[in-house]
RNA sequence: AAAUUAUCAAGAAAGACUGAGGGAAAGGCCCUGUGAUGUCUUAGCAACCUGUAAACUCUGGUUAUAAAGGUGCUAAUUCCUGUUUGCUCCCAGGAGCAAAAAAGAUAAUGU
Numbered sequence: 001a002a003a004u005u006a007u008c009a010a011g012a013a014a015g016a017c018u019g020a021g022g023g024a025a026a027g028g029c030c031c032u033g034u035g036a037u038g039u040c041u042u043a044g045c046a047a048c049c050u051g052u053a054a055a056c057u058c059u060g061g062u063u064a065u066a067a068a069g070g071u072g073c074u075a076a077u078u079c080c081u082g083u084u085u086g087c088u089c090c091c092a093g094g095a096g097c098a099a100a101a102a103a104g105a106u107a108a109u110g111u
Stems, first nucleotide, its partner, number of pairs: 001111001003109006013042005021031003026081003043074003048070002050066004055062002078103001083100008
């Protein structure tokens, strides 16, 4: 790095150093010298891997619970939209709603 599976409407911040960008890309809309980004420290959230317990089970797993360990995360739904389908409205191009997809993120597996 390709691939597979699962999840993505909830949750959780301070400090030190740095010093202008950041929110993946495009459009929009936001955040930002009342300090972006990055690094570090401490704290926290969550429960993917994991520990424990009991029951069930098709032996694949499911449920409950814990947070020591491996990750992850701590502005805005993945900030919103983009593609397709259905419905509605005005109009012949848009708007709204719903579902799905694509892309992305994270985890586990894995060549």

This is a predicted structure of a 111-nucleotide RNA (SAM riboswitch aptamer (S box leader)) from Mucilaginibacter sp. FT3.2. It was read from a public genome assembly, where an Rfam model found it. Its mean pLDDT, the model's own confidence on a scale to 100, is 79. It matches the Rfam family "SAM riboswitch aptamer (S box leader)". About the family: The SAM riboswitch is found upstream of a number of genes which code for proteins involved in methionine or cysteine biosynthesis in Gram-positive bacteria.